Predicted 3D model of a 349-nucleotide part of an RNA (small-subunit ribosomal RNA, central domain) from a metagenome. It matches the Rfam family "Bacterial small subunit ribosomal RNA". The coordinates come from a structure-prediction model, not an experiment, and the mean pLDDT is 89.
Context: one part of a larger RNA
RNA sequence: CUGGGCUUAAAGAGUCCGUAGGCGGCCCGUUAGGUGAGGUGUGAAAUCCCCCGGCUCAACCGAGGAAUUGCGCUUCAAACCGGCGGGCUUGAGGGAGAUAGAGGUGGACGGAACUGAUGGUGGAGCGGUGAAAUGCGUUGAUAUCAUCAGGAACACCGGAGGCGAAGGCGGUCCACUGGGUCUUUUCUGACGCUGAGGGACGAAAGCUAGGGGAGCGAACGGGAUUAGAUACCCCGGUAGUCCUAGCCUUAAACGAUGAGCACUAGACCGAAGGAUCUCCACGAUUUUUUGGUCGUAGCGAAAGUGUUAAGUGCUCCGCCUGGGGAGUAUGGUCGCAAGGCUGAAACUC
Numbered sequence: 001c002u003g004g005g006c007u008u009a010a011a012g013a014g015u016c017c018g019u020a021g022g023c024g025g026c027c028c029g030u031u032a033g034g035u036g037a038g039g040u041g042u043g044a045a046a047u048c049c050c051c052c053g054g055c056u057c058a059a060c061c062g063a064g065g066a067a068u069u070g071c072g073c074u075u076c077a078a079a080c081c082g083g084c085g086g087g088c089u090u091g092a093g094g095g096a097g098a099u100a101g102a103g104g105u106g107g108a109c110g111g112a113a114c115u116g117a118u119g120g121u122g123g124a125g126c127g128g129u130g131a132a133a134u135g136c137g138u139u140g141a142u143a144u145c146a147u148c149a150g151g152a153a154c155a156c157c158g159g160a161g162g163c164g165a166a167g168g169c170g171g172u173c174c175a176c177u178g179g180g181u182c183u184u185u186u187c188u189g190a191c192g193c194u195g196a197g198g199g200a201c202g203a204a205a206g207c208u209a210g211g212g213g214a215g216c217g218a219a220c221g222g223g224a225u226u227a228g229a230u231a232c233c234c235c236g237g238u239a240g241u242c243c244u245a246g247c248c249u250u251a252a253a254c255g256a257u258g259a260g261c262a263c264u265a266g267a268c269c270g271a272a273g274g275a276u277c278u279c280c281a282c283g284a285u286u287u288u289u290u291g292g293u294c295g296u297a298g299c300g301a302a303a304g305u306g307u308u309a310a311g312u313g314c315u316c317c318g319c320c321u322g323g324g325g326a327g328u329a330u331g332g333u334c335g336c337a338a339g340g341c342u343g344a345a346a347c348u349c
Base pairs, nucleotide, nucleotide: 004320005319006318007303008302012317014201015200016199017198021194022193023192025088026087027086028085029084030083031082033081034080035077036076037075038074039073040072041071042070049065050064052062053061054060091191092188093187094186095184096183097182098181099180103177104176105175106174107173108172109171110154114150115149116148117147118146119145120144121143125136126135162169163168206247207246208245209244210243211242215241216240220236221235222234223233258316259315260314261313262312263311266294267293268292269291270290271289272288273287274286275285276284277283298305299304322349323348324347331342332341333340334339
């Protein structure tokens, strides 16, 4: 290289946008770069192959042929690929009319709970555990009532429910704003798919600066347990968790399943619409999109999967090639740092 693979054995980039590139709908005309056919020139000799011949045979040698799968020139063909021109509407997109939603950003507001403060009642315990103790409490705790303050999160509704590219998104209202779905006797006319580099977004933790700090709580202190207990349990508690601005760019970032298109039995349950029928209250049939469960064929090593494919095909990208060494060393690059990305070998089994 050919070939084989990527749910769980090694292997789908965290996600999307998009440059180059690759690939690309239907019809007509044209061209002749690719493609196909013919002719011609060249493709040294030797070698290889075939046939004939010479050494007694053979090796070896001589002669002829074939081959030299290639390239140049030229003539022809025009189905397919490509180019050019024209047209089309099914792919794609726009318009119009409806519509569901925790999609995003900012602002305002609300109640429950919690903690603290002040005051009232009250008077000895509270708290915590397997049992205790540390801890809190006559300077009046716990309990209870009232008032005030603060921060964070939004019970019920809530659902195998919805939305988003992914990360993710949940009190209420307002403003701004992205995407989707359905309908259409509306328009454009292939404008498409994928996407090396590149760009943007990207949980938590962590970092920088300034705020904030109720609860929780790495580190840390104490009490227990224990042979020990740098833990599990208990009492405290700093960073952090929250906000603003800027970094970091990693996750079992998972459906461990890249994106797009087409085709291939069904049944049932949800969500958002449309159409038809109807005694339009109910309901029935059908259709588009979407979330699930089971299952036929098929696929699969099996588990399983099965129109949301891991089936059957096509296009494009990413990735894998025994275990350890090792996601280490080194170099490069990014970062304030932590570290990220890229990423070996010796050796060993």